[in-house]
Predicted 3D model of a 95-nucleotide RNA (c-di-GMP-I riboswitch aptamer) from an uncultured Anaerolineales bacterium.
RNA sequence: CUGUCAAAAGGGCAAACCCAUCGUGAGGUGGGGACGCAAAGUCAUGGAUCUCCCAUCUUUCCGCGUAGAAGUUGGGAGACCGCCAGACCGCCAUU
Numbered sequence: 001c002u003g004u005c006a007a008a009a010g011g012g013c014a015a016a017c018c019c020a021u022c023g024u025g026a027g028g029u030g031g032g033g034a035c036g037c038a039a040a041g042u043c044a045u046g047g048a049u050c051u052c053c054c055a056u057c058u059u060u061c062c063g064c065g066u067a068g069a070a071g072u073u074g075g076g077a078g079a080c081c082g083c084c085a086g087a088c089c090g091c092c093a094u095u
Base pairs, nucleotide, nucleotide: 003094004093012037013036017032018031019030020029021028022027035082041088042087043086045085046084047083049079050078051077052076053075054074055073057071058070059069060068062065
């Protein structure tokens, strides 16, 4: 410098759920808790998914309205990297 994560050791992270708190929400943070993880380390760059707002059209409901509910399409703002890619960095061991 390159490749690998099968085994070992020492460590690391922490899903669901519960509590507190922040947010309209998706979710975030802290504590408890471990299903799992060799990048479950970092970055929302692309896609997927999810939320909110505006417009649009359709359906439906009734008390027939500038109303409610569900959905379509377009635009905007967000969330999530423990969904898939991409970028960056990296412990032990081994080659």

About this RNA:
It was read from a public genome assembly, where an Rfam model found it. Its mean pLDDT, the model's own confidence on a scale to 100, is 81.